[in-house]
RNA sequence: AGGGCAAACCCUUCGUGAGGAGGGGACGCAAAGCCGCGGAUCUCCUUCGGAGACUGCCGGGCCGCCGAA
Repeated sequence: AGGGCAAACCCUUCGUGAGGAGGGGACGCAAAGCCGCGGAUCUCCUUCGGAGACUGCCGGGCCGCCGAA
C1' cells in the first nucleotide's frame, strides 16, 4: 500500500442456560486466521461427579499477508 476481521448495542432466529447463527453496526485487532490442548471465567444436571459455553482473558500448537525491517 492492497485489503481482512469485527466489540458493545439493535432486529430476527436457535438453545433450559452460558451462548450460537443471519443482518445492521464499529470498540478495536499484524494473525481478532485455524485448533479447543493447558489454565481462567461462565452455564446446566446434581449421581460431587459429569455434561456444556467462551476463547477479542492468558499460555501453547499449526498455517498465513506485506516488507527496508

Record summary
c-di-GMP-I riboswitch aptamer from a soil metagenome, 69 nucleotides, folded computationally. The sequence is in RNAcentral, with records from MGnify. Its mean pLDDT, the model's own confidence on a scale to 100, is 83.